[in-house]
RNA sequence: GCGCAGUUAGCUCAGCGGUAGAGCGCCUCUCUUACACAGAGGAUGUCACAGGUUCAAAUCCUGUACUGCGCA
Numbered sequence: 001g002c003g004c005a006g007u008u009a010g011c012u013c014a015g016c017g018g019u020a021g022a023g024c025g026c027c028u029c030u031c032u033u034a035c036a037c038a039g040a041g042g043a044u045g046u047c048a049c050a051g052g053u054u055c056a057a058a059u060c061c062u063g064u065a066c067u068g069c070g071c072a
Stems, first nucleotide, its partner, number of pairs: 001071007010024004018055001026042005048064005
């Protein structure tokens, strides 16, 4: 330099045009002398950034950034 993949909650990841979700974690309550476990409830997102297409974009297109892999 070229190609490919990835970027979504604190972490690991789903979601592939029509209200953003799960597991773990976090907070509150119950339980306990207390902690843990268990049960009930709750909070949390500029969907990497910018522009475009569309009635509607995390999702499609273009560019940029970062990370990883491969080729040279």